[in-house]
């Protein structure tokens, strides 16, 4: 260097389908009140709706979706993959910002779990990152009743097998 392979309390990613929540919310219509603003993410500009009654409040009748989840047939896999940073391109009428998607580069993380507090979030869901704990795979050194176990340490740029 090439090829093959192992880790498993949910190993990792994608995903048809089902489903909770979002939510009796947004919104539509009707009525009553109200009385000049409102909408297009934000600012500018521009456009549009509005005294033929805006915002808003209450009542009645209808009543979603997105983003984020859970289970998961099936598929691809074992840096599987995830997160952060930077850059470029794209997205919703214009410009800027923010947001978001994709791609590239780079940094970090062996793996899942639990707990604590933090962030995102509608959320007591879920995820992200931090700390701690035990578990687990692997390698090295050491110890022992030499069979396996234990202690300490390391990191996937690792480990095992073959060439």
């Nucleotide at each position: 260097g090439a090829u093959a392979g192992a880790g498993g309390u949910c190993g990792c990613g994608c995903a048809a389908g089902c489903u909770a929540a979002g939510a009796g919310u947004a919104u539509u219509c009707u009525g009553u009140g109200g009385g000049a603003u409102g909408u297009g993410a934000c600012a500018g500009g521009c456009a549009c709706a509005g005294u033929c009654g805006a915002a808003c409040a209450c009542a009645g009748a209808g009543g979603a979706a997105a983003g984020g989840g859970g289970c998961g047939a099936g598929c691809g896999c074992c840096g599987a993959a995830g997160a952060g940073a930077u850059a470029a391109a794209g997205g919703a009428g214009c410009u800027g910002u923010a947001c978001u998607u994709u791609u590239a580069u780079u940094u970090c993380u062996g793996g899942g779990c639990a707990u604590a507090g933090g962030g995102u979030g509608a959320a007591g869901a879920a995820c992200c990152g931090u700390a701690u704990g035990a578990c687990u795979g692997u390698c090295a050194a050491c110890u022992u009743a030499c069979a396996a176990a234990g202690u300490u340490g390391g990191a996937g740029a690792g480990c095992u097998a073959u060439c």